[in-house]
RNA sequence: GGAGUGGUUUGGGUGGUCGCAGGUGAAAGCCUGAGGAAAGUCCGGGCUGCGCAGGGCAGGAUGCUGGCUAACGGCCAGGCGGGGUGACCCGACGGAAAGUGCAACAGAAAGAUACCGCCAUCUUAUUGAUGGUAAGGGUGAAAUGGUGCGGUAAGAGCGCACCGGAGUGGCGGAGACGUCACUGCCCGGCAAACCCCAUCCGCAGCAAGGUUCGAACAGGAGAAGAUGACGUUGCCCGCCGAUUCUCCGGGUAGAACCGCAUGAGCUAUCAGGCAACUGCUAGCCAAGAGAGAUGACCAUACAAAGACAGAACCCGGCUUAUAGAGCCACUCCAAUC
Numbered sequence: 001g002g003a004g005u006g007g008u009u010u011g012g013g014u015g016g017u018c019g020c021a022g023g024u025g026a027a028a029g030c031c032u033g034a035g036g037a038a039a040g041u042c043c044g045g046g047c048u049g050c051g052c053a054g055g056g057c058a059g060g061a062u063g064c065u066g067g068c069u070a071a072c073g074g075c076c077a078g079g080c081g082g083g084g085u086g087a088c089c090c091g092a093c094g095g096a097a098a099g100u101g102c103a104a105c106a107g108a109a110a111g112a113u114a115c116c117g118c119c120a121u122c123u124u125a126u127u128g129a130u131g132g133u134a135a136g137g138g139u140g141a142a143a144u145g146g147u148g149c150g151g152u153a154a155g156a157g158c159g160c161a162c163c164g165g166a167g168u169g170g171c172g173g174a175g176a177c178g179u180c181a182c183u184g185c186c187c188g189g190c191a192a193a194c195c196c197c198a199u200c201c202g203c204a205g206c207a208a209g210g211u212u213c214g215a216a217c218a219g220g221a222g223a224a225g226a227u228g229a230c231g232u233u234g235c236c237c238g239c240c241g242a243u244u245c246u247c248c249g250g251g252u253a254g255a256a257c258c259g260c261a262u263g264a265g266c267u268a269u270c271a272g273g274c275a276a277c278u279g280c281u282a283g284c285c286a287a288g289a290g291a292g293a294u295g296a297c298c299a300u301a302c303a304a305a306g307a308c309a310g311a312a313c314c315c316g317g318c319u320u321a322u323a324g325a326g327c328c329a330c331u332c333c334a335a336u337c
Base pairs, nucleotide, nucleotide: 001333002332003331004330005329006328007327008326009325010324013300014299015298016297017296018295020033021032022031023030024029035308039319040318042317043316044315045314046313047205048204049203050202059201060200061199062198063197064078065077066076067075068074079093080091081090082089083088094196095195099194100193101190102189115137116136117133118132119131120130121129122128145163146162147161148160149159150158164185166183167182168181169180170179171178172177209258210257211256212255213254217249219248220247221246222245223244224243228240230238231237265284266283267282268281270279271278272277
């Protein structure tokens, strides 16, 4: 100097004039007023109402280990696998020996073999038959672990060495796993196929749900009916009845207010922890519209204000879009000293 990787700040400030919404005030006035994603509606909750004695079936979601959190399919730290020279990035990461299923065509053969080939014997003498073989060739995405040496009639884990997988054991680790030794050479792939295993999951949603005012049938039928009244002084029984439930039929459905922003809130020091995060203390209050406010103009410094884009119950995540201006750490390449 160039090329990258990971993280992070900002995406407007100041002054003036006019205007809008909320709060406060008797008034004048004062204070506050769209985001890093407000988007997507993909997850998880808070809150509200309903249901519930509990369970089962069905359905759905997640899927290595440990931790964080209100919770999660999120985050952090590890393990294993894959990509990259590397910094780093990605992972739909339990089980194929419980069962079922799929892999066209090609090829001899796709849970299994002999088309070509190699070797031996016999027979022919232009070849054919029998037996052995799975190392070589062909087909295919994939062909009875791989490479090499020995051995053999020719071969083959047939034997050996180094790898690979399986089983058993030792050591390390909380664990996923790692490592070493021995044995023998093995039952291919796909579960983002059905399935099996483990864990979790009630429903609906702020147009949830409330308060007040208004409007509208002296509705009908059935069942139950504690306490109470009557028959009756007591018991049983009967009847009436506030009230509750079910069915049938008719009618109304507007307005105002609440919910509505003090929160699993934010900032800072310290302490614990590798970290995510947690705790103590101190300080702060930073939009709440309701057809929907948060705007317009001028000036100024910086120089960048031009991108993506606008709150509607709230919060924690994930995903997607993003002009420009910075900052920190790390990796690789080239040159010079």